A computed fold for an 88-nucleotide RNA from a Thermodesulfobacteriota bacterium, annotated as c-di-GMP-I riboswitch aptamer.
RNA sequence: UCAUGUGAAAACCACACCCGUCGAAAGACGGGGUCGGAAAACCACGGGUCUUGUCACCAGCAUUUUCAAAGACAGCCGGGUUGCCUCU
Repeated sequence: UCAUGUGAAAACCACACCCGUCGAAAGACGGGGUCGGAAAACCACGGGUCUUGUCACCAGCAUUUUCAAAGACAGCCGGGUUGCCUCU
């Protein structure tokens, strides 16, 4: 340096849930928490899911569908960028 992520060590992140703040919502942030994680770091590029509106259907509501715009999820999958440690 490359491969590897089995055992060990150091360091790190933090699901659900609870509390507080923000948001119409999905959800985000802070604290606690610790299901898990070898990229559970960053980027919405492709697919996907979710929120809101709209269209079709309907007497109406719900479900489902179309479309759009704005948004959310990087701990759904793929892709891109960067990076710690590491028996061998």

The organism belongs to Thermodesulfobacteriota, within Bacteria. Model confidence (mean pLDDT): 75 of 100. Of the family's consensus pairs, 94% are formed in the model. The sequence was found by an Rfam model in a public genome assembly.